[in-house]
RNA sequence: CUCUUAUCCAGAGAGGCGGAGGGACCGGCCCGAUGAAGCCUCGGCAACCCGGGGAAACCCGAAGGUGCCAAUUCCGGCAGACGUGUUCUGGUAGAACGGAGAUUCUGGAAGAUGAGAG
Numbered sequence: 001c002u003c004u005u006a007u008c009c010a011g012a013g014a015g016g017c018g019g020a021g022g023g024a025c026c027g028g029c030c031c032g033a034u035g036a037a038g039c040c041u042c043g044g045c046a047a048c049c050c051g052g053g054g055a056a057a058c059c060c061g062a063a064g065g066u067g068c069c070a071a072u073u074c075c076g077g078c079a080g081a082c083g084u085g086u087u088c089u090g091g092u093a094g095a096a097c098g099g100a101g102a103u104u105c106u107g108g109a110a111g112a113u114g115a116g117a118g
Stems, first nucleotide, its partner, number of pairs: 001118008013042005021031003025077004043069003048065002050061004073110001078107004085097005
């Protein structure tokens, strides 16, 4: 890097170095000098691999190998169904978006992570 397969609405942060970016991509919307990315230390979450029980469903554990610790994978992107609303503000109203498809639902794509294979 490619393939197979499972999961992705739960959960879990402090300190030091660093010094302007980050949330994969695109659009949006956010996070960031009250300190981004990255690195280190300590801590934590979870339970894929792992250990125990069980016919199975599943249950228990957490030493070790990974993973993870803003926002549902932050939301959308493609297709189908539905078929006209949605959001914001200083609110008797106004503005932005919307049949070139609102909203909601289902499926998928893409991505991430584990396990296995090449």

This is a predicted structure of a 118-nucleotide RNA (SAM riboswitch aptamer (S box leader)) from a Chloroflexota bacterium. The coordinates come from a structure-prediction model, not an experiment, and the mean pLDDT is 85. Of the family's consensus pairs, 97% are formed in the model. Lineage of the source: Bacteria > Bacillati > Chloroflexota.